[in-house]
The prediction has a mean pLDDT of 77. A computed fold for a 95-nucleotide RNA from Paracoccus sp. M683, annotated as TPP riboswitch aptamer (THI element). Its Rfam family is "TPP riboswitch aptamer (THI element)". Rfam 15.1 lists 16,130 matches to the family in 8,693 species. The source organism's lineage runs through Bacteria, Pseudomonadati, Alphaproteobacteria, Paracoccaceae and Paracoccus. It was read from a public genome assembly, where an Rfam model found it.
């Protein structure tokens, strides 16, 4: 140098569903479920399971829903720098 982990800075990427009540009929204000996050300048993610496609998919649950699992060793998907730890190696010098 390279790889990896952690922290920081700046920058970027992403999702926001189901159900219910009220008022409305454009939408708004609350309650409940799952979850890191359901509009919070919050949360997650930046070379990989953040997120998207497949998908108005399939199986199982649920009041209901990507709620759980499959799909998924699938195809895409957004980064630089600095500091520190670890791994591995090249070159040079000495013995």
């Nucleotide at each position: 140098a390279c790889c990896u982990c952690g922290c920081g800075a700046c920058a970027g990427g992403g999702g926001c569903g189901c159900u219910u009540g009220c008022g409305a009929c454009a939408c708004g204000c609350g309650g409940g479920c799952u979850g890191a996050g359901a509009c919070g300048c919050a949360c997650c993610c930046u070379u990989g399971a953040a997120c998207c496609u497949g998908a108005a998919c399939c199986g199982g649950a649920u009041a209901a829903u990507g709620c759980c699992g499959g799909c998924g060793g699938a195809g895409g998907a957004a980064g630089u720098c600095g500091c520190g730890g670890g791994g591995c190696c090249a070159g040079c010098g000495c013995u």